[in-house]
The prediction has a mean pLDDT of 75.
Predicted 3D model of a 124-nucleotide RNA (Glycine riboswitch aptamer) from Citricoccus sp. SGAir0253.
Rfam family: Glycine riboswitch aptamer. Rfam links the family to the GO term glycine biosynthetic process.
The RNAcentral record of the sequence draws on Rfam.
Parts: sequence; C1' cells; structure tokens
RNA sequence: ACGCCCAGCGCGGGAGAGUGCCGGCGCCGAGGACCCCGGGCACGCCGCCCGGGACCGCGGUCCGGCCGCCGAAGGAGCAAGUUCUCCCCGAGAAUCUCUCAGGCCCCCGUACCGCGAUGGGAAC
Repeated sequence: ACGCCCAGCGCGGGAGAGUGCCGGCGCCGAGGACCCCGGGCACGCCGCCCGGGACCGCGGUCCGGCCGCCGAAGGAGCAAGUUCUCCCCGAGAAUCUCUCAGGCCCCCGUACCGCGAUGGGAAC
C1' cells in the first nucleotide's frame, strides 16, 4: 500500500397491511335547493344576476372512540417452533416470535442489498 473490522454519510434498489365503522358540525373545497339579508336589472305576467348567512348530502383533513390487519424505524423474548453461530444437548442471535411503539389510498420513509468516498481501529 492492498485487503479486514466498526461507524455514520452520498447515490441506486427496496415491501406489507381497512381509502373500515361511528361521532364532532371543528376546518377547507366544489355542488344542490332557492330559505333569509343587502345591492343591481326588468316590471302587465313569469322573473334574472352578484355578494353574504343558514340548511342538505359529497370529498379531503383534524380530533375522539371501536373493531380488524401489517412488520422491514425502534423495542421486547428465546415461552413454542424455524434458521444461523458456538467453547455444544446448553448459550447467544435472527429475516424467527410478540406487536409496546410505529404503520394500513398515493407519496415520503423503513430493515436489508449494491456502489462510492470519509473517519476510527486491530494485525501484518
């Protein structure tokens, strides 16, 4: 020096699971009806337009509750099973299990994989 181990950084790849139900009338959006208020046009009759408020259902979002589901941030456990490692009949760990947390339209992100450089370390 190359290579080895560890750490995070950049780039690329990278899933899963209800767009669930109920409530609030909270927020936003467009729509309906033509109810109320204001203004304008027309007026023999039928009326019309703009702005605001209230009502109705819809979509999105937020909050609360209920049930179901996912596992690849993190976390917990070897209790059962599977796999891996070892000083081997036991111990440890995990892509395993559990789901506390997190997530369940899309996007973002995620364990893990590859490439690149950076820092640290051990040995030669």